[in-house]
RNA sequence: GGCGGCGUAGCUCAGUUGGUAAGAGCGUGGCACUCAUAACGCCAAGGUCAGUGGUUCAAUUCCACUCGCCGCUA
Numbered sequence: 001g002g003c004g005g006c007g008u009a010g011c012u013c014a015g016u017u018g019g020u021a022a023g024a025g026c027g028u029g030g031c032a033c034u035c036a037u038a039a040c041g042c043c044a045a046g047g048u049c050a051g052u053g054g055u056u057c058a059a060u061u062c063c064a065c066u067c068g069c070c071g072c073u074a
Stems, first nucleotide, its partner, number of pairs: 001073007010026004019057001028044004050066005
């Protein structure tokens, strides 16, 4: 240099043949329980879906480019 994969909550990830409201587990905060702590239970907060542009009535999802990480190859 060429090619491919990935980028979604603090962490690990799901979701997507475009459609009302973006989710799970863990973690965090609160409540309940307990003599108390942990565990279990209930509730809550937390997201520019990497960025910019394009297509569309509508984009996390499709297209282009940029950035970052990983791999293959010369």
The RNA shown here (transfer RNA) has 74 nucleotides and comes from a bacterium. The coordinates come from a structure-prediction model, not an experiment, and the mean pLDDT is 82.